[in-house]
Record summary:
Bacterial RNase P class A from a Flavobacteriaceae bacterium, 306 nucleotides, folded computationally. Its Rfam family is "Bacterial RNase P class A". The family's RNA type in Rfam is ribozyme. RNAcentral records the identical sequence in 2 taxa. Its mean pLDDT, the model's own confidence on a scale to 100, is 78. It is recorded under the gene name rnpB. Taxonomically the source falls in Flavobacteriaceae (Bacteria, Pseudomonadati, Flavobacteriia, Flavobacteriales).
RNA sequence: UAAGCAGACUACCUUAUCGCUGUUCUGAAAAGGAGAGAGGAAAGUCCGGACACCAUAGUACAAUAUAGCGGGUAACGCCCGUCCGUCGUAAGAUGCGGACAAGUGCAACAGAAAGUAUGUACAGGUAAUGCUGUAGUGAAACCAGGUAAACUCUAUGUGGUGCAACGUUAUGUAAACCAGCGCUUGAGAGUUGUGCGCUCGAUGUUGGAGGGUAAACGGUUUGAUGCUGUAAGUAAUUACAGUACUAGAUAAAUGAUAAGGACUCUUUUUAAGAGGACAGAAUCCGGCUUAUGGUCUGCUUAUUUU
Numbered sequence: 001u002a003a004g005c006a007g008a009c010u011a012c013c014u015u016a017u018c019g020c021u022g023u024u025c026u027g028a029a030a031a032g033g034a035g036a037g038a039g040g041a042a043a044g045u046c047c048g049g050a051c052a053c054c055a056u057a058g059u060a061c062a063a064u065a066u067a068g069c070g071g072g073u074a075a076c077g078c079c080c081g082u083c084c085g086u087c088g089u090a091a092g093a094u095g096c097g098g099a100c101a102a103g104u105g106c107a108a109c110a111g112a113a114a115g116u117a118u119g120u121a122c123a124g125g126u127a128a129u130g131c132u133g134u135a136g137u138g139a140a141a142c143c144a145g146g147u148a149a150a151c152u153c154u155a156u157g158u159g160g161u162g163c164a165a166c167g168u169u170a171u172g173u174a175a176a177c178c179a180g181c182g183c184u185u186g187a188g189a190g191u192u193g194u195g196c197g198c199u200c201g202a203u204g205u206u207g208g209a210g211g212g213u214a215a216a217c218g219g220u221u222u223g224a225u226g227c228u229g230u231a232a233g234u235a236a237u238u239a240c241a242g243u244a245c246u247a248g249a250u251a252a253a254u255g256a257u258a259a260g261g262a263c264u265c266u267u268u269u270u271a272a273g274a275g276g277a278c279a280g281a282a283u284c285c286g287g288c289u290u291a292u293g294g295u296c297u298g299c300u301u302a303u304u305u306u
Base pairs, nucleotide, nucleotide: 001302002301003300004299005298006297007296008295009294010293012261013260014259015258016257017256018255020037021036023034024033025032026031039278043289044288046287047286048285049284050283051162052161053160054159058196059195060194061193063158064157065156066155067154068082069081070080071079072078083097084095085094086093087092098153099152103151104150105147106146120135121134122133123132124131166218167217168216169215177208178207179206180205181204188200189199190198225244226243227242228241229240230239231238232237263275264274265273266272267271
């Protein structure tokens, strides 16, 4: 210098004016003051949960997920360490990583023949027989080996629906009509699918046609939370101490202008001009995957110079 591998940070900054949303203080109100306001992935909806309801109880089968060993975590199909396999010169990346003597399958072409099947050529041997050996073909040719991201078996798990979950209040109608089955000797409903079990259950329940309502408030952001420091540990992470409160909309706010500065690129290099990637919260959290501008750190290989 070039090409790579792994990781970290950031995502323009400051000030002023005006506008929007929400919190809080003063005020009878109007209004005024103070503070805050879209990400590292908010995306994908792929996993795991918190929470809410079914709901007061499971159990077996089916279905489905994971799969070396050890650790972490609320939990995971995630993360860390390590062994083995594969790829790479390497730094590193990655996993299709339990079982083929429980069973059933699959293997083109070539070859005589692909399974307890077959007998081409040569040699040995027998009473006789592919009985024995070598050669040919092929990835694989004598109680065959290979393959399970083939079916399957083993081990360990998994209830469902989702903030449009749900809860409270208000308003209004048709407690009416038809049909079936019933009233404790139990119709029917409920917990993915099926069975058993369990619970509820009587002016009942299932189905049909029809009528009314769908408004307001809560859920709504104090958390398995963030940041800093110390200690333990190879690490993931854990413990302790301190400190902070940092969107809450409900068809959807989080913006515009001006000045100065930082960074990047180009040029005629005193200076001037241009520029900002991927992309917008909707119950919340922990991961994974994908998209992407800029800066920095460590390591590997090649070449050159000293």